[in-house]
Context: one part of a larger RNA
Order: sequence, then structure tokens, then C1' cells
RNA sequence: GAACGAACGCUGGCGGCAUGCCUAACACAUGCAAGUCGAACGAACCCUUCGGGGUUAGUGGCGCACGGGUGCGUAACGCGUGGGAACCUGCCUUUAGGUUCGGAAUAACAGUUAGAAAUGACUGCUAAUACCGGAUAAUGUCUUCGGACCAAAGAUUUAUCGCCUUUAGAUGGGCCCGCGUUAGAUUAGAUAGUUGGUGGGGUAAUGGCCUACCAAGUCGACGAUCUAUAGCUGGUCUGAGAGGAUGAUCAGCCACACUGGGACUGAGACACGGCCCAGACUCCUACGGGAGGCAGCAGUGGGGAAUAUUGGACAAUGCGGGAAACCGUGAUCCAGCAAUGCCGCGUGAGUGAUGAAGGCCUUAGGGUUGUAAAGCUCUUUUACCAGGGAUGAUAAUGACAGUACCUGGAGAAUAAGCUCCGGCUAACUCCGUGCCAGCAGCCGCGGUAAUACGGAGGGAGCUAGCGUUGUUC
Repeated sequence: GAACGAACGCUGGCGGCAUGCCUAACACAUGCAAGUCGAACGAACCCUUCGGGGUUAGUGGCGCACGGGUGCGUAACGCGUGGGAACCUGCCUUUAGGUUCGGAAUAACAGUUAGAAAUGACUGCUAAUACCGGAUAAUGUCUUCGGACCAAAGAUUUAUCGCCUUUAGAUGGGCCCGCGUUAGAUUAGAUAGUUGGUGGGGUAAUGGCCUACCAAGUCGACGAUCUAUAGCUGGUCUGAGAGGAUGAUCAGCCACACUGGGACUGAGACACGGCCCAGACUCCUACGGGAGGCAGCAGUGGGGAAUAUUGGACAAUGCGGGAAACCGUGAUCCAGCAAUGCCGCGUGAGUGAUGAAGGCCUUAGGGUUGUAAAGCUCUUUUACCAGGGAUGAUAAUGACAGUACCUGGAGAAUAAGCUCCGGCUAACUCCGUGCCAGCAGCCGCGGUAAUACGGAGGGAGCUAGCGUUGUUC
């Protein structure tokens, strides 16, 4: 000098665009943050112009693995980059076919009943695109190449939407490898599923991934192991560059969801607002037993130098569901708060010498503040008042918002501070103080004439900011 997710002190007019718990991955009251489909199904209720329409608890389907948050863990194929083979992929596109015949249940509901509640138990009835069986069976799967095996669901407004098998693709993902990726040797040896092989199991798939047996290997001063620290990257800051530091916001990947473990469902999870077990904590209880998880958006307590509203809307962009109308969406778009940052604008312009008054200094003549003020002549950005009024979205629909913007009106009116003045370093005098009080980034000032302390006048610098502190280059 530059920079900052900054904080503190003094001060503070406006607008645009950004940014805003860096600390306790501390604990959380309250509300909301994932639903949707009646064109899959039975049932109940409501309305009816008797044609039909509507509402929904339940069964069923799809979604809830996305989106949003955080950085605990992780020094690792986690990430970055470049390759690879032994894989899967709902919805979407595409290819070729099929969509046949039956069956038994069950929730809802009704009755009885247990419990304080959470939640159940028994009996009876019923439907389906829920469940099961038979048939069909290839260019599908397996194969010892003889053969064996595997499916389906219907709905309505009759035009579609579905369902099953299959081909190819797209998208997304799983796995492996080369190279790169912090510090410490005051960490030198580490390792028994350890290293390799064979058989078997397991997986979508390779593999000690697991298991039995066999062999005794494997890694390490080119730093293994251990310890400490840390999410990684695109980037960001600085610098002429090389480099150094860093990883907020935005984007990609990873990990996590009270702590630890586990699986279920599913195309996909070992699942933030799902389940089970254990633990700590909080709450309810009729003491028998139950409920909960803000590192979602707001908000509260706590910690801290320090970080915002318990706001509006689905209008746009997307996402989920639906044939659609539409519904949902604290994603998102907006508004609110904060000079936290960047950028822009303003706080007036011209004229005005008796160089007014006052202040300060003085050699008492004067000098300076100073064209500064007053006065005179103008202007109206901003702010204020009134009127009009978009784009964003059009077939219709605007939270923002009567906002941006435009026009008119009155009136200099609504708007300047902060730090410094010994040298470095731009800017000097007087008074007070008297090694005191104090200053200070370094050198150093102060013990009676202090340009260095405190005040005043004057001056210098920056300016809605200015200074200090912290951190990086």
C1' cells in the first nucleotide's frame, strides 16, 4: 500500500447492487418447511334441476434418496486430474411383442373389549391398478447346448392414459488404477484376514468383501506406523511475476443429521423433518407406561468483540403429484433490519470589501479567520406534497407495489463529520501543566519559555464516513 463474512470509538442525508453466528456439531418454547392422485378401490356424509356434482378418514400408486442446512468426522481413491472394466439405472426417448383364465384375503365399516394416554385386542362383512395361483414364452435368462425357466391391470368423457416382457439410448450412480494433495523422526519399525493362492459364499458388479484350507508373505528413511491439524476443488486475497496466504457468499464433489449401532422398504437410503435397539438429555403420566430431536425458515436462551424478521407470495423460475383443472413448496422470488462492503448522488450556485462584527495572534502599526458570513441574484438534484404509472405475463393470473419511472408544485429549503499537525509524514502559534498529569507505531516527548501532554485559534488529509484493533499478502 492492498484486502476483510470483521469488531470497537466518534459521526451519519439518499439510492442501487451485494453480504450478514467466523464463537457452543450448545440446548431449544411456538408456527411453518412434502405432499398429491376420486380418471386405481370400496365406504360414509353433503348438495341436487335427479342428469349429476362435492368432501374426505382408510386401502392403493407415485413422491418423500430431490430441493434446503452444517463442516463433526476424514490426511482418505475423500478431493482434483487422466484413464479403466466386472456393473446397476424409477421417470424420459426408442425397438419388437403381449395384455388370457381363476382364487383367497384384508383395512375402512359394525359389534365387543383393554388402557390415564400413546396405542391396541377379538369377532363379523367388503373392494381394487393391493395379494396369490394356472395358462401362454422369445431375438429374454440359465445351460452340461440335450434342454430348463420367467409376466401382466385395469380406468374413463372412447379418445387416450396405463400394465408386462424386451432392444438401444440418454441421464444418474457404484467400483478399480496412474499422478497430485499439511506438519512432526523429541514417532523407526508396522502388520495374522495381515500378503498371496485354491474351493465356496456374498454383491448390481471386481475384490480377503466374508469363510475353510495352503503358503509366509506385505509395507517402510523415496518416511511405513504413530501423533497433531484439516472437509477437497473451481476459486478468493495479495504480488510485476514466481510465489505466499486462504477455501465466507456462488458452483462441483464428499461427509454428517441428539450420541453409537442396525437393518427394512425401494430403481435409488443403511434414509435431516422414516423404523428398531442402546445411551445421555427434556417433557407427559392415573407410576403401569409413553413422547421428542431446528447442522430446514423465522424465533428463544446461552456463548461471544460480533452477525438480521416468530414478514409477504406461489406472480415468475424450478420441483413433486395429477389426464387436466389444480394442489403443495420458509426451494425460490420479494419485502423488513444493519454505513457490513462496493458504486453513484447530495448537503447549494453566482455575486459580494467597510476586507463588518466576534474569535485568535501581535513588534499594538497590524495580521489572520476571509468571499468566508451578512446582503443581492438564481437553481431545485435529494427529501416533501399532488397527479399519472410500467416491464417482469399474458388466453388469464403480479407477492413485490401504486414500486421503478414520468409530470407538476412550494421552498436554500431536509442533510458534515472524523483523524492528524516533533521526524518518518502533508500541516504552527498562544495559554495551561511542570519527569506531574499525560503521549507513544519506531525514534522518543514532559524536571517553568513543550510546534510531541491538555485546551484554544489556525492549518493538513480523507469524506457519509473517519480513526483504532485484529488477520493475510
Background: This is a predicted structure of a 473-nucleotide part of an RNA (small-subunit ribosomal RNA, 5' domain) from uncultured Erythrobacter sp. The coordinates come from a structure-prediction model, not an experiment, and the mean pLDDT is 86.